[in-house]
Molecule: transfer RNA
Organism: Minisyncoccales bacterium
RNA sequence: GGUCCUAUCGUCUAACGGCCAGGACGCUACUCUUUCAAGGUAGAAAUCGGGGUUCAAUUCCCCGUAGGACCA
Numbered sequence: 001g002g003u004c005c006u007a008u009c010g011u012c013u014a015a016c017g018g019c020c021a022g023g024a025c026g027c028u029a030c031u032c033u034u035u036c037a038a039g040g041u042a043g044a045a046a047u048c049g050g051g052g053u054u055c056a057a058u059u060c061c062c063c064g065u066a067g068g069a070c071c072a
Base pairs, nucleotide, nucleotide: 001071002070003069004068005067006066007065010025011024012023013022018055027043028042029041030040031039048064049063050062051061052060
């Protein structure tokens, strides 16, 4: 330098182009307990950046950024 793959809550991970973007762990509050832990209930928390296509984009296309694999 070329080709290809990946990027979603703090972490891991779902999501036919139409979901309130779901789940687990973690976190917070309440509850339970003499207290802690465990358990129960509730809550906060995310689509890498910029364009394009579309009535509608996490999803499709382009250009970047970061990471990875292979070739040179």